[in-house]
RNA sequence: GAUCGACACACCUCGAAUCGGCAGGAACGGAGGACCCGGCACGGCGGGGCCGCCCGUGAGGGACGGCUCCUUGGGGUGAAGCCGCGUCAGCGGCCGGGCAACUUCGCCGGCCCGAACCCGACAGGCAAUCCUUCGCAGGCGGAUGACGAAGGGCUC
Repeated sequence: GAUCGACACACCUCGAAUCGGCAGGAACGGAGGACCCGGCACGGCGGGGCCGCCCGUGAGGGACGGCUCCUUGGGGUGAAGCCGCGUCAGCGGCCGGGCAACUUCGCCGGCCCGAACCCGACAGGCAAUCCUUCGCAGGCGGAUGACGAAGGGCUC
């Protein structure tokens, strides 16, 4: 480097170009809204800055509104959570996720993972239906062994 294989939604196709990039489509995945259901029914609900408004001779102050920045409240993608102990490095329990030799399911063991990022005071739930919108990356691998069931492929 190629081939094969696994994690993950992240895999293909087409056009132009012909060095590369780029646009579109499509499979898959995510978010918001509507409908519906539930809840509520008075008000409020983090920090900083600027502007408007009001008070004041001024310094300055003030309920409210707009814009903007932040993250401790809350929330989202994801398996990546909960509890206890601790000398706060970590350990343990429960629970969740992954592990080519055709695929899926079941069961018993074994080996690993339980991160990272995003929204920005703000979001109830929901199989289907409708509308809007976003992602389509990245990093890996001489190995998970046996048994059972179902369905396939190849060869004779």

Description:
A computed fold for a 156-nucleotide RNA from Streptomyces sp. DJ, annotated as c-di-AMP riboswitch aptamer (ydaO/yuaA leader). The model forms 91% of the base pairs in the Rfam consensus. The RNAcentral record of the sequence draws on Rfam. Its Rfam family is "c-di-AMP riboswitch aptamer (ydaO/yuaA leader)". For this family Rfam cites "New RNA motifs suggest an expanded scope for riboswitches in bacterial genetic control" (Barrick et al., Proc Natl Acad Sci U S A, 2004). The coordinates come from a structure-prediction model, not an experiment, and the mean pLDDT is 75. The organism belongs to Streptomyces, within Bacteria.